[in-house]
Context: one part of a larger RNA
RNA sequence: CUAGGCAUAAAGGGCGCGUAGGCUGUGAAUCGGGUUGAAUGUGAAAGUCGCUAAAAAGUGGCGAAUGCUCUCGAAACCAAUUCGGUUGAGUGGGAAAGAGGAGAGUGGAAUUUCAUGUGUAGGGGUGAAAUCCGUAGAUCUAUGAAGGAACACCAGAAGCGAAGGCAGCUCUAUGGGUCCCUACCGAUGCUGGAGUGAGAAAGCAUGGGGAUCAAACAGGAUUAGAUACCCUAGUAGUCCAUGAAGUAAACGAUGAGUGUUCGCCCUUGGUCUAGGCGGAUUAGGGGCCCAGCUAAUGCGUGAAACACUCCACUUGGGGAGUACGGUCGCAAGACCGAAACUC
Numbered sequence: 001c002u003a004g005g006c007a008u009a010a011a012g013g014g015c016g017c018g019u020a021g022g023c024u025g026u027g028a029a030u031c032g033g034g035u036u037g038a039a040u041g042u043g044a045a046a047g048u049c050g051c052u053a054a055a056a057a058g059u060g061g062c063g064a065a066u067g068c069u070c071u072c073g074a075a076a077c078c079a080a081u082u083c084g085g086u087u088g089a090g091u092g093g094g095a096a097a098g099a100g101g102a103g104a105g106u107g108g109a110a111u112u113u114c115a116u117g118u119g120u121a122g123g124g125g126u127g128a129a130a131u132c133c134g135u136a137g138a139u140c141u142a143u144g145a146a147g148g149a150a151c152a153c154c155a156g157a158a159g160c161g162a163a164g165g166c167a168g169c170u171c172u173a174u175g176g177g178u179c180c181c182u183a184c185c186g187a188u189g190c191u192g193g194a195g196u197g198a199g200a201a202a203g204c205a206u207g208g209g210g211a212u213c214a215a216a217c218a219g220g221a222u223u224a225g226a227u228a229c230c231c232u233a234g235u236a237g238u239c240c241a242u243g244a245a246g247u248a249a250a251c252g253a254u255g256a257g258u259g260u261u262c263g264c265c266c267u268u269g270g271u272c273u274a275g276g277c278g279g280a281u282u283a284g285g286g287g288c289c290c291a292g293c294u295a296a297u298g299c300g301u302g303a304a305a306c307a308c309u310c311c312a313c314u315u316g317g318g319g320a321g322u323a324c325g326g327u328c329g330c331a332a333g334a335c336c337g338a339a340a341c342u343c
Stems, first nucleotide, its partner, number of pairs: 003315003007297002012311001015197003021191003026084005033078002035074004041068002047062005088188001090184002092181004100174001102172005107151001112146006122133002159166002204243005213237001218232003255310006263288011292299002316343003325336004
């Protein structure tokens, strides 16, 4: 490679958009390139085999050749051309939902600090303590001010988003999805190497900001030791803007799309029905379960069932996500990614 696989054994790209490519629903007509039936010609010689033979000459096959060629047909399928159709895709009209993203404004509680009043000896912290703060008046308490960050209750297996992710409230412009009507369009579709875009936290660059918390560092404890766990302090950072970075157990450890398949219960957003706490139907979110699948656990109409299309990936453990080389990056490093050797 093939074949078998990819939730947990090795293996789904962290997620979109999208070029080439691959694949692609329905009716009819045309064509006859592919396809297919019959038949034609050719398939040199050497070679080799058989026959014959004293030998030579001769003769028939085999083989490359399941080929190529020519002629006459077929028209299902593939391709092409043309004309349709509507159920896939999309547009329009109506309706409602949402922490979807961006910008601007604004609110209250709490922590901290500062100012002032009151007030007096403790406070804080722990398993117990101590470092620490406090008679230069702390803690507590009352009023006021400043500043930064996060938004209790509502809150939900809830909602939205492709993923990362998104939560006080208001405004502005804005992306996407859902339901109903079935008016329009008429296969315009799916996937997607390359490419391109967004992408948690930490870390990086420049400039701001700095309340809390808190790597590092310091001190106090604990301990045989304690470069820790506990405590007291505390700087980067945490926040904002603009860049750069491009990784996570980026997880549902489950790629995307389409179709088919026994039921029950809860729930979110619509629609229809209407005595209803009922029924029907859609697009989601959860809990059970039949068949089926699975090594088992379990999955089970949101499949890990039954099928098809396209992409990514896997091939014993270690060496190793290392070395070398290349591309990217300010750096940290990222991406592509071996072998010797060893069991």